[in-house]
Context: one part of a larger RNA
Molecule: small-subunit ribosomal RNA, 3' major domain
Organism: uncultured bacterium
RNA sequence: UGACGGGUCCCCGCACAAGCAGCGGAGCGUGUGGUUUAAUUCGACGCAACGCGAAGAACCUUACCGGGGUUGGAACGUCCGCGGCCACGGCCUGAGAGGGUCGGUUCCUCGUAAGGGGACUGCGGGCGAGGUGCUGCAUGGCUGUCGUCAGCUCGUGUCGUGAGAUGUUGGGUUAAGUCCCGCAACGAGCGCAACCCUUGUUGGUAGUUGCCAUCAGGUGAAGCUGGGCACUCUACCGAGACCGCCGGCGAUAAGCCGGAGGAAGGUGGGGAUGACGUCAAGUCAUCAUGGCCUUUAUGCCCCGGGCUACACACGUGCUACAAUGGGCGGUACAGAGGGGGGCGAACCCGCGAGGGGGAGCGAAUCCCAGAAAACCGCUCUCAGUUCGGAUUGCAGUCUGCAACCCGACUGCAUGAAGCUGGAAUCGCUAGUAAUCGCGGAUCAGCACGCCGCGGUGAAUACGUUCCCGGGCCU
Numbered sequence: 001u002g003a004c005g006g007g008u009c010c011c012c013g014c015a016c017a018a019g020c021a022g023c024g025g026a027g028c029g030u031g032u033g034g035u036u037u038a039a040u041u042c043g044a045c046g047c048a049a050c051g052c053g054a055a056g057a058a059c060c061u062u063a064c065c066g067g068g069g070u071u072g073g074a075a076c077g078u079c080c081g082c083g084g085c086c087a088c089g090g091c092c093u094g095a096g097a098g099g100g101u102c103g104g105u106u107c108c109u110c111g112u113a114a115g116g117g118g119a120c121u122g123c124g125g126g127c128g129a130g131g132u133g134c135u136g137c138a139u140g141g142c143u144g145u146c147g148u149c150a151g152c153u154c155g156u157g158u159c160g161u162g163a164g165a166u167g168u169u170g171g172g173u174u175a176a177g178u179c180c181c182g183c184a185a186c187g188a189g190c191g192c193a194a195c196c197c198u199u200g201u202u203g204g205u206a207g208u209u210g211c212c213a214u215c216a217g218g219u220g221a222a223g224c225u226g227g228g229c230a231c232u233c234u235a236c237c238g239a240g241a242c243c244g245c246c247g248g249c250g251a252u253a254a255g256c257c258g259g260a261g262g263a264a265g266g267u268g269g270g271g272a273u274g275a276c277g278u279c280a281a282g283u284c285a286u287c288a289u290g291g292c293c294u295u296u297a298u299g300c301c302c303c304g305g306g307c308u309a310c311a312c313a314c315g316u317g318c319u320a321c322a323a324u325g326g327g328c329g330g331u332a333c334a335g336a337g338g339g340g341g342g343c344g345a346a347c348c349c350g351c352g353a354g355g356g357g358g359a360g361c362g363a364a365u366c367c368c369a370g371a372a373a374a375c376c377g378c379u380c381u382c383a384g385u386u387c388g389g390a391u392u393g394c395a396g397u398c399u400g401c402a403a404c405c406c407g408a409c410u411g412c413a414u415g416a417a418g419c420u421g422g423a424a425u426c427g428c429u430a431g432u433a434a435u436c437g438c439g440g441a442u443c444a445g446c447a448c449g450c451c452g453c454g455g456u457g458a459a460u461a462c463g464u465u466c467c468c469g470g471g472c473c474u
Stems, first nucleotide, its partner, number of pairs: 007474001010471004015464002019428002022425001026319008034310002042053002064305007076128009088103006106119005130294002133292003139288002141283003144279001146277001151190006157166003170181003196271004201239007210229001215226003242265001245259005321421001325380006337368003342361002347356003387418001392413007434456007
């Protein structure tokens, strides 16, 4: 000077408390450990590994295993020698990769020609190749974390022999080293805040979306048509919030409390944004890269298998255990997205997955698209059940060269465990939790995961003693 303390003072955070819904029990999905295996490729390991790298493992991917092949190599630069059978096409063999063989000998340039040089390419040789082989304790880059926490420093001055201190402490205040006041300090930088995006109100501009609002036409119905941009909306430019106004408190300060006005208050809600640094944190398998290792192989190609194994154990999810529920019928209301080897309407066929069909649409104009919970009726009456759907049998659909290992979905049948879950433990403070559906990326196909979107919409917070993490002083 720090760090630490089962030392002290002050103060924060869903940290506790208050409350709601969960996890831990069941079945299944998924990741991991372990075990197994020819291989079950590799990495990640308290918080901060475990639906993580995987925003898509049937082949491919693929790095693993078995077997079959191949070597100057699957791709690229370049040199030397010899040759020309390059592209393309055929045949034999083979699971394929590969191997063998036949046809085919082109272009530019110098030259009458012979021939020389070059492009391209085969063979031989050489310098480079290749390696998801090792080392994240040699590294760059990127990332996680403390932590959106309020801190971390510098110049000059002053103090101290010095390390260093001061400033940054103190009195108030704030979400904040935010601001005010004081002070041997005076200033400054990186952080905080603001500037950026979005959402909430409104004006202007603009109308192939929206509207009968107004006029006319028209229909079984319909902005369907003429017509109009008023409203909704879309998108750009503005306005608006600043403790600005009033009262109180306070040191006449910063600021705090209440009120008015207002769509909105006191950083309005959300996002982007992450200081000096810490963890020899993570990543040599995204990429780059030093060193080491390997070069008929630790490289490269192919087929098949594996990454999907299963006595077990854990994490994270989904579905439930039912009556604020299940089933059936009817009737409403979104937002944000995606669409050209794409989205695919009407109509027809099929119980259905789906098939046929192709209108329209590069899309505010068409399609994906029925939103679902909700609401209105009918039914079930407390039962392992009309709860629950695992498992299994059979029959199918679709994608794809191919669904045996190992896809998703449909129909019929089968109906398992499960009656609210021990110790322990997680999330959330408002349009949040809970609950309901919809879309997208990846993608041929495959979503209970992830990233977004809207619908319905709570309870509780006395308080800071205690648990956890953090800040300042001592």